[in-house]
Source information
Predicted 3D model of a 77-nucleotide RNA (transfer RNA) from Calidithermus terrae. Its mean pLDDT, the model's own confidence on a scale to 100, is 81. The sequence is in RNAcentral, with records from ENA. It matches the Rfam family "tRNA". NCBI's taxonomy places the organism under Bacteria, Deinococcota, Deinococci, Thermales, Calidithermus.

RNA sequence: GGGCCGUUAGCUCGGCCCGGUAGAGCACUCGUCUCCAAAACGAGGUGUCGGAGGUUCGAAUCCUUCACGGCCCGCCA
Numbered sequence: 001g002g003g004c005c006g007u008u009a010g011c012u013c014g015g016c017c018c019g020g021u022a023g024a025g026c027a028c029u030c031g032u033c034u035c036c037a038a039a040a041c042g043a044g045g046u047g048u049c050g051g052a053g054g055u056u057c058g059a060a061u062c063c064u065u066c067a068c069g070g071c072c073c074g075c076c077a
Stems, first nucleotide, its partner, number of pairs: 001073007010026004020057001028044005050066005
């Protein structure tokens, strides 16, 4: 230098192909229960969907570019 994959909640991830209300589990917070706590039950999503730009009525999703991480190939010395 070239190619491919990944980046979404505190953590692990789904959703992206085929544009149309941002979700799950765990964790966390509050409440009930309890002498206290755990467990159980009830309630709560806290997010620039890595950044920027573009297309579109509408973008996590499509296009361009950049950043970070991983894998493979190549070049110079």